[in-house]
RNA sequence: GGCGGUGUAGUGUAGUGGCCUAGCACGCAACCCUCUCACGGUUGAGACCCGGGUUCGAUUCCCGACUCCGCUACCA
Numbered sequence: 001g002g003c004g005g006u007g008u009a010g011u012g013u014a015g016u017g018g019c020c021u022a023g024c025a026c027g028c029a030a031c032c033c034u035c036u037c038a039c040g041g042u043u044g045a046g047a048c049c050c051g052g053g054u055u056c057g058a059u060u061c062c063c064g065a066c067u068c069c070g071c072u073a074c075c076a
Stems, first nucleotide, its partner, number of pairs: 001072005007066001010026004018056001028044005050064004
C1' cells in the first nucleotide's frame, strides 16, 4: 500500500428503521446493613466516534474520514 472487520457510559458488552426516555456486568456516588472493613441490599449519575446521504423517521441502512484489530503485498 491492498483487503476484511470493529467503533454504544470509565471498562467490557446486548440490541433494534419507530415501542430507545437505549439494557446488562464491573466500576463510581449516596443511603441501609456491620463495632469497622469486606460481602450484601436500595437508589442515583453516566453512552449510540465524527461528517454527509437515503428515509416520514437512522444509534440501526449506505458513503467518506478517523480509531483499533486481523490477513496480505512491497522495500529494507
Annotation: This is a predicted structure of a 76-nucleotide RNA (transfer RNA) from a Bacteroidales bacterium. Taxonomically the source falls in Bacteroidales (Bacteria, Pseudomonadati, Bacteroidota, Bacteroidia). It matches the Rfam family "tRNA". By type it is a transfer RNA.